[in-house]
């Protein structure tokens, strides 16, 4: 230096280029209990970044960043 591959809630992983980005788990508040635990309803919380293709991008192109692996 070169080529591969990888990025998604706080955390683990989902999503043939088409529905409000989905699910465990976590929080928060509620129910239930003489109080806790469990359990159960609700809520909140994410696409690394910029651009490009498309009627429509996580999802294909480019270039940066960040990890990783191999070759020199």
């Nucleotide at each position: 230096g070169c080529a591969c591959c990888c990025g998604u809630a706080g955390u683990u992983c989902a999503a043939c280029g088409g529905a409000u980005a989905g699910a465990a788990u976590u929080u928060a508040a509620g129910a239930u209990u003489c109080c806790g635990a469990u359990u159960c309803u609700u809520a909140a919380g994410a696409u690394a970044a910029a651009g490009g293709u498309u009627c429509g991008a996580u999802u294909c192109c480019u270039u940066u960043c960040g990890a990783g692996u191999g070759c020199a």

A computed fold for a 72-nucleotide RNA from Mucilaginibacter sp., annotated as transfer RNA. It matches the Rfam family "tRNA". Rfam classes the family as a transfer RNA. The organism belongs to Mucilaginibacter, within Bacteria. The coordinates come from a structure-prediction model, not an experiment, and the mean pLDDT is 82.